[in-house]
Molecule: Bacterial large signal recognition particle RNA
Organism: Clostridiales bacterium
RNA sequence: CUGUGCUAGACGGGGAGCUGGCGGUGCCCUGUAAACCGCAAUCCGCCAUAGCGGUGUCGAUGGCUUUUUGAGGCUCCUCUUAUGGAAGGCCGCUUGCAGUAAGGGAUGUUGAUUCUAAGGUCUCGUGCAACGUUAUGCUGUGAACCGUGUCAGGGCUUGACCGCAGCAGCACUAAGCAGAAGUUAGCGUGUGCCACGAGGUAGCUUUAGAGGAGUUACCUGCUGCAAUAACGCUUCGGUAAGAGUUGUCGAGGAAAGCUGCACAG
Numbered sequence: 001c002u003g004u005g006c007u008a009g010a011c012g013g014g015g016a017g018c019u020g021g022c023g024g025u026g027c028c029c030u031g032u033a034a035a036c037c038g039c040a041a042u043c044c045g046c047c048a049u050a051g052c053g054g055u056g057u058c059g060a061u062g063g064c065u066u067u068u069u070g071a072g073g074c075u076c077c078u079c080u081u082a083u084g085g086a087a088g089g090c091c092g093c094u095u096g097c098a099g100u101a102a103g104g105g106a107u108g109u110u111g112a113u114u115c116u117a118a119g120g121u122c123u124c125g126u127g128c129a130a131c132g133u134u135a136u137g138c139u140g141u142g143a144a145c146c147g148u149g150u151c152a153g154g155g156c157u158u159g160a161c162c163g164c165a166g167c168a169g170c171a172c173u174a175a176g177c178a179g180a181a182g183u184u185a186g187c188g189u190g191u192g193c194c195a196c197g198a199g200g201u202a203g204c205u206u207u208a209g210a211g212g213a214g215u216u217a218c219c220u221g222c223u224g225c226a227a228u229a230a231c232g233c234u235u236c237g238g239u240a241a242g243a244g245u246u247g248u249c250g251a252g253g254a255a256a257g258c259u260g261c262a263c264a265g
Stems, first nucleotide, its partner, number of pairs: 001265006009058003012030004020047005035055005062259008072249003077244007085236004091232002094227007102220003105216003114210008122199006128192002130189006138179004147172004155164002
């Protein structure tokens, strides 16, 4: 060095989770490793030699150790973005009130603010007018009997005259009804470019006068006092995504080293 037969060993590994702990089943990562059967999440097996039981294959062409790289998982912290919650008015935005008068506007020597006088506007009373209503007055109409007058005819009475009552008709009238336009009187009024008297206020307005340059606060600005949590903003903690980062485990890859027994040639 070669061959044969063995032995150790191998026939995937890892992360989170579960667990006192280890391994497995289920999830995820790696990626193909030469096997399979039974068990098992209110779970199965075991105890630091930490899956068990059974069968099979390969076998020091494989395995082990160290270093390095490193998918991925878990974890600490920070930042950014989004989203929903709570609080904040000594922030922004928005609004109200008061003031100021720097800028713009308006107004003013055809006279502003201001001052004086008179009148009106205001209150009370009276009158007048207007309107409404009632009464009076006028005209017309207006009673089968129970209103008046006259009462034909007829009736009653009487010997007769006389006399008496009286329907219809005609005329008139009461109550009532209707109408017209005035008079007079009373009452009333969301009536009046009306008149008179008295009062009151100082606001507006008209007129007259004095005087001679500001007045106003509409917009912007400024000051102060308030309001507003819808939005922006600040603070706090929550959720999701992304980025960075601390610690830890770590498949896979690379390099180096080590690697059993017997027999025969």